The RNA shown here (FMN riboswitch aptamer (RFN element)) has 164 nucleotides. The sequence was found by an Rfam model in a public genome assembly.
[in-house]
RNA sequence: UUUAUCCUUCGGGGUCGGGUGAAAAUCCCAACCGGCGGUGAUGAAUAAAGAGUGUGAUUCGCUCUUUAUGCUAAGUCCGUGACCCGGAUGCGGUGAAUACCGUAGACGGUGGAUCUGGUGCAACUCCAGAGCCGACAGUAUAGUCUGGAUGGGAGAAGGAUAUC
Numbered sequence: 001u002u003u004a005u006c007c008u009u010c011g012g013g014g015u016c017g018g019g020u021g022a023a024a025a026u027c028c029c030a031a032c033c034g035g036c037g038g039u040g041a042u043g044a045a046u047a048a049a050g051a052g053u054g055u056g057a058u059u060c061g062c063u064c065u066u067u068a069u070g071c072u073a074a075g076u077c078c079g080u081g082a083c084c085c086g087g088a089u090g091c092g093g094u095g096a097a098u099a100c101c102g103u104a105g106a107c108g109g110u111g112g113a114u115c116u117g118g119u120g121c122a123a124c125u126c127c128a129g130a131g132c133c134g135a136c137a138g139u140a141u142a143g144u145c146u147g148g149a150u151g152g153g154a155g156a157a158g159g160a161u162a163u164c
Base pairs, nucleotide, nucleotide: 003162004161005160006159007158008157009156010155017029018028019027031144032143033134034133035080036079037078038077043071045069046068047067048066049065050064051063052062053061054060075132076131084109085108086107089104090103091102092101093100094099114130115129116128117127118126136147137146138145
């Protein structure tokens, strides 16, 4: 350092203030939030080379340019997780039985949202402005409350064993 298996830990944020009403963190005004991996012209850093400059002079300092390296950079681009639907198959239960019920579940399906201007060779990623989006159940209609959930989870970090 490659690959495989296993173990441990971690792994989601947010209604200020006001209006109406019997009742709303649910409606209206307004406020606030942005999972994981990728891409990425952002940002600072380090190293090398070159140029300029300071100096009496330099292998030194400073400035600029180029290249390399790892880090960092998107809610709305690409992919993906949670929720929901189906489900090979396994296990347990009922039954005489086709079967039914429960549970785990590879895999499949469904699944939200961005434009304008600027810079530039190049931007849906930078800068500026204005938008837009957000499972299910409960409840006065919920991205933000309560609940399934002390769950699941994309994945992240560390470790063990084997292997290249």